[in-house]
Context: one part of a larger RNA
Molecule: small-subunit ribosomal RNA, central domain
Organism: uncultured bacterium
RNA sequence: CUGGGCGUAAAGGGAGCGUAGGCGGAUUUUUAAGUGAGAUGUGAAAUACUCGGGCUUAACCUGAGUGCUGCAUUUCAAACUGGAAGUCUAGAGUGCAGGAGAGGAGAAGGGAAUUCCUAGUGUAGCGGUGAAAUGCGUAGAGAUUAGGAAGAACACCAGUGGCGAAGGCGCUUCUCUGGACUGUAACUGACGCUGAGGCUCGAAAGCGUGGGGAGCAAACAGGAUUAGAUACCCUGGUAGUCCACGCCGUAAACGAUGAAUACUAAGGUGUGGGGUUGGUCAUGACCUCUGUGCCCGCUCUAACGCAUUAAGUUAUCCUCCCUGGGGGAGUACGGUCGCAAGAUUAAAACUC
Numbered sequence: 001c002u003g004g005g006c007g008u009a010a011a012g013g014g015a016g017c018g019u020a021g022g023c024g025g026a027u028u029u030u031u032a033a034g035u036g037a038g039a040u041g042u043g044a045a046a047u048a049c050u051c052g053g054g055c056u057u058a059a060c061c062u063g064a065g066u067g068c069u070g071c072a073u074u075u076c077a078a079a080c081u082g083g084a085a086g087u088c089u090a091g092a093g094u095g096c097a098g099g100a101g102a103g104g105a106g107a108a109g110g111g112a113a114u115u116c117c118u119a120g121u122g123u124a125g126c127g128g129u130g131a132a133a134u135g136c137g138u139a140g141a142g143a144u145u146a147g148g149a150a151g152a153a154c155a156c157c158a159g160u161g162g163c164g165a166a167g168g169c170g171c172u173u174c175u176c177u178g179g180a181c182u183g184u185a186a187c188u189g190a191c192g193c194u195g196a197g198g199c200u201c202g203a204a205a206g207c208g209u210g211g212g213g214a215g216c217a218a219a220c221a222g223g224a225u226u227a228g229a230u231a232c233c234c235u236g237g238u239a240g241u242c243c244a245c246g247c248c249g250u251a252a253a254c255g256a257u258g259a260a261u262a263c264u265a266a267g268g269u270g271u272g273g274g275g276u277u278g279g280u281c282a283u284g285a286c287c288u289c290u291g292u293g294c295c296c297g298c299u300c301u302a303a304c305g306c307a308u309u310a311a312g313u314u315a316u317c318c319u320c321c322c323u324g325g326g327g328g329a330g331u332a333c334g335g336u337c338g339c340a341a342g343a344u345u346a347a348a349a350c351u352c
Base pairs, nucleotide, nucleotide: 004322005321007304008303014201015200016199017198021194022193023192025088026087027086028085029084030083031082033081034080035077036076037075038074039073040072041071042070048066049065050064051063052062053061054060091191092188093187094186095184096183097182098181103177104176105175106174107173108172109171110154114150115149116148117147118146119145120144121143125136126135162169163168206247207246208245209244210243211242215241216240220236221235222234223233258318260316262313263312267295268294269293270292271291272290273289274288275287277285300305325352326351327350334345335344336343337342
């Protein structure tokens, strides 16, 4: 390069924004770069192909013709792609009018529970387990009542409910702020899609500096269990978990399913947010837009299954990846990044 794939066999980047590039709506005029047609020149010989000839044949040699699919110049065509100019509104965006939401950031406030402290009542146990023991308690525990302190998390509502690009987001109120949806059709007039590099965000754990520390709890200690028990169980318990600022950049970061557009063989049944119509005013029904689930068809699939939220179809468009079996190995070396931990890029020998 040709070709084939990526839900589960190897393979979708963790997610978004976006540069180059690739691709791109309707219509008119024009241009002629791509494209098509013709002409001219060139495309050495040999080789190649076709028809002949010569060595007894063949290989081989040789004559003629064709070809050498290319390049350059020039003339013409104008459907498609590209360029230029203009017009349009179906894509995209703006405006106006609305309602929904754990979307984000900051501040303030709240109650339940837990632990601790103080005081009262009160007496011998409490706690824990399969059973126990370590542990706590006559220096008065546990239980109960009152008061106080602290930190963390927000029961019920709660729902295959909602919001967010993903990670993720759940007490209440306020301030600032992003996005989506519905209706309308006033405005712009293709402004679009994707996106190598790049930039930004990115659970938990971990790291740095300074705070904070109730509960939980790696490490650690003790008690059990056991043949042993560096575990599972129990009693304790430090980092950490929390806050501010800065790093790290990884996860079964999963729907193991990239993003965007259009279409369809249908149909049934839930649920969230809007809208229209008429009927009725409790609200329900039909239709419709946009989400989110389940079931079942056509199709597709190796099967499982998917099935208008496609893994279907068409024309697609773009990126990434895989591939030549398993291991060695996501390792070594080198590069880049990082305070480190390590991350990222990424082999080979050898072996089955």